[in-house]
RNA sequence: UCACGACAAGGGCACACCCGUCGAAAGGCGGGGCCGCAAAGCCACGGGGCUACGGGGUUUCGACCCUAUGCCGGCCGGGCUGCCGAA
Numbered sequence: 001u002c003a004c005g006a007c008a009a010g011g012g013c014a015c016a017c018c019c020g021u022c023g024a025a026a027g028g029c030g031g032g033g034c035c036g037c038a039a040a041g042c043c044a045c046g047g048g049g050c051u052a053c054g055g056g057g058u059u060u061c062g063a064c065c066c067u068a069u070g071c072c073g074g075c076c077g078g079g080c081u082g083c084c085g086a087a
Base pairs, nucleotide, nucleotide: 004085005084012037013036017032018031019030020029021028022027035074041080042079043078045077046076047075048072049071050070054067055066056065057064058063
């Protein structure tokens, strides 16, 4: 240095939920909160999933179906970067 990940050390992030806020929604952001995470740090390139403002179609006029340019990195893969140093 690379691989690897401990009953190590110092730490880090923050599920659900609640409040506020942005958004049509999915969801994002802030505060609280801690289920968990050795990349649960960053990136929408691939897969997968979520939503449907708008667009298209249907309609018994109530609504229904399709669709991503939107969203999810704590769904997976991949790329980039990083603390520590036992076996």